[in-house]
RNA sequence: GGCUAGAUAACAUAAUGGCAAUGUAUCAGACUGCAAAUCUGCUAAUGAUGGUUCGAUUCCGUCUCUAGCCU
Numbered sequence: 001g002g003c004u005a006g007a008u009a010a011c012a013u014a015a016u017g018g019c020a021a022u023g024u025a026u027c028a029g030a031c032u033g034c035a036a037a038u039c040u041g042c043u044a045a046u047g048a049u050g051g052u053u054c055g056a057u058u059c060c061g062u063c064u065c066u067a068g069c070c071u
Base pairs, nucleotide, nucleotide: 001070002069003068004067005066006065007064010024011023012022013021018054027041028040029039030038047063048062049061050060051059
């Protein structure tokens, strides 16, 4: 320098163009003599910027970052 894949909550992962899901963790409550475990509830996210579309995590362009391959 060229090519490919990826970026979603504090962490790990889903989502066929139509309400962004689940688990762990944090916090609050219930339970307990106190804890742990268990149960209930809350908070929290689509890398950035444009485009297509009635509607974009999803499709397209550019940029940033990460991993791999070729030279």
RNAcentral holds the sequence, with entries from ENA. Transfer RNA from a Rhodospirillaceae bacterium, 71 nucleotides, folded computationally. The source organism's lineage runs through Bacteria, Pseudomonadati, Pseudomonadota, Alphaproteobacteria and Rhodospirillaceae. Rfam family: tRNA. Rfam classes the family as a transfer RNA.